Predicted 3D model of a 74-nucleotide RNA (transfer RNA) from Marivivens sp. Its Rfam family is "tRNA". Rfam's curators write: Transfer RNA (tRNA) molecules are approximately 80 nucleotides in length. The family's RNA type in Rfam is transfer RNA.
[in-house]
RNA sequence: GGUGCUGUAACUCAGUUGGUCAGAGUGCUUGGCUCAUAACUAAGAAGUCGGUGGUUCAAAUCCACCCAGCACCA
Numbered sequence: 001g002g003u004g005c006u007g008u009a010a011c012u013c014a015g016u017u018g019g020u021c022a023g024a025g026u027g028c029u030u031g032g033c034u035c036a037u038a039a040c041u042a043a044g045a046a047g048u049c050g051g052u053g054g055u056u057c058a059a060a061u062c063c064a065c066c067c068a069g070c071a072c073c074a
Stems, first nucleotide, its partner, number of pairs: 001073007010026004019057001028044005050066005
């Protein structure tokens, strides 16, 4: 330098051919329970869907470029 893959909540990930409010588990916060902690239980907060631009009535989901990581080739 070239090719391919990955990039969604703090962490690990899901998200069926573009269209219902973007979700799960863990973690975190608060309440309950307990002498207390853990466990258990109820509720809650938390995401510019890597960035920019484009296509479309509508994009996390298609296209281009860029950024980061990984693999292969040279």